[in-house]
RNA sequence: ACCACGAAACGGCAAUCCUCGCGCGAGCGGGGACACGCAAAGCCACGGGACUCUUCGAGUCAGCCGGGCUACCGAC
Numbered sequence: 001a002c003c004a005c006g007a008a009a010c011g012g013c014a015a016u017c018c019u020c021g022c023g024c025g026a027g028c029g030g031g032g033a034c035a036c037g038c039a040a041a042g043c044c045a046c047g048g049g050a051c052u053c054u055u056c057g058a059g060u061c062a063g064c065c066g067g068g069c070u071a072c073c074g075a076c
Base pairs, nucleotide, nucleotide: 005074006073012038013037016033017032018031019030020029021028022027036063042069043068044067046066047065048064049061050060051059052058053057
């Protein structure tokens, strides 16, 4: 250095609620409160799944499962 791993440390993200905006909707974004939790709760819609609709197609969810890519720290 790399792979695996996840003790510790510095930090990080934020379930939920309130509010404003966007969307037919699932849901998404900004701000706030408190922190359910998370070692990738960073990113990707490739597979499965759930959900939505202007439903035979198109979409949403990456904090549902699997997979892929990237990444801080450094004990066993």